A computed fold for a 73-nucleotide RNA from a sheep gut metagenome, annotated as transfer RNA.
The sequence is in RNAcentral, with records from MGnify.
It matches the Rfam family "tRNA". About the family: Transfer RNA (tRNA) molecules are approximately 80 nucleotides in length. It is annotated as a transfer RNA.
Its mean pLDDT, the model's own confidence on a scale to 100, is 81.
[in-house]
RNA sequence: GGCUUUGUAGUGAAGGGGUUAUCAUGUCUGACUGUCUAUCAGAAGAUCGUGGGUUCGAAUCCCACCAAAGUCG
Numbered sequence: 001g002g003c004u005u006u007g008u009a010g011u012g013a014a015g016g017g018g019u020u021a022u023c024a025u026g027u028c029u030g031a032c033u034g035u036c037u038a039u040c041a042g043a044a045g046a047u048c049g050u051g052g053g054u055u056c057g058a059a060u061c062c063c064a065c066c067a068a069a070g071u072c073g
Stems, first nucleotide, its partner, number of pairs: 001072007010025004018056001027043005049065005
């Protein structure tokens, strides 16, 4: 340098055109308990790697770039 895959809450994943982006775990608050753990209830937290394009509508499709991994030279 070419090609392939991946990029979504703190972490790990789902979602492959349409209502409020879902789940697990973690964090915070409260209940319960003599205390902790556990359990229960609630809350905060991702404008979906960046910038454009297509479309009535894009996390999703297309292009370029950035980053990571793999592969070829």